[in-house]
Predicted 3D model of a 74-nucleotide RNA (transfer RNA) from an uncultured Bacillota bacterium. Rfam family: tRNA. It is annotated as a transfer RNA. Its family is annotated with triplet codon-amino acid adaptor activity in the Gene Ontology.
RNA sequence: GGACCAUUAGCCCAGUUGGUUAGAGCAGGGGUCUCAUAAACCCAAGGUCGCUGGUUCGAGUCCAGCAUGGUCCA
Numbered sequence: 001g002g003a004c005c006a007u008u009a010g011c012c013c014a015g016u017u018g019g020u021u022a023g024a025g026c027a028g029g030g031g032u033c034u035c036a037u038a039a040a041c042c043c044a045a046g047g048u049c050g051c052u053g054g055u056u057c058g059a060g061u062c063c064a065g066c067a068u069g070g071u072c073c074a
Base pairs, nucleotide, nucleotide: 001073002072003071004070005069006068007067010026011025013023019057029043030042031041032040050066051065052064053063054062
């Protein structure tokens, strides 16, 4: 220098052919249970979908550029 892959909650990951309000698990918070703790169960909260543009009536999803990380080639 080139090719490809990934980027969604604090962490790890789903998200179907572009269409109703973006989700699960873990962690953290509250509760039930217990003499108490753990475990189990329940509840609520937590998001600029990496950034900037574009396409579209409508974008996490499609396109371009950039950024970060990874793999490979040179």
The sequence was found in a public genome assembly.